[in-house]
The RNA shown here (transfer RNA) has 78 nucleotides and comes from a Clostridia bacterium. Rfam family: tRNA. The family's RNA type in Rfam is transfer RNA.
RNA sequence: GCGCCCGUAGCUCAGCCCGGAUAGAGCAUCUGACUUCUAAUCAGGUGGUCGGAGGUUCAAAUCCUCCCGGGCGCGCCA
Numbered sequence: 001g002c003g004c005c006c007g008u009a010g011c012u013c014a015g016c017c018c019g020g021a022u023a024g025a026g027c028a029u030c031u032g033a034c035u036u037c038u039a040a041u042c043a044g045g046u047g048g049u050c051g052g053a054g055g056u057u058c059a060a061a062u063c064c065u066c067c068c069g070g071g072c073g074c075g076c077c078a
Stems, first nucleotide, its partner, number of pairs: 001074007010027004020058001029045005051067005
């Protein structure tokens, strides 16, 4: 340099293929219940520029382009 894959909540991930309006799960965290206390269990809450920008569209996490970051493979190296 070329190709491919990945980036979504604090962490691990689903949703992307095939656009549909309010973006989800588990864990963690906070509050409450329960308990002598803790743990466990149960209930509820908080938590997101969906990597960034632009485009297409009535509508974008999803499609297109560029860029950034990470990984893998290939190539080049007098």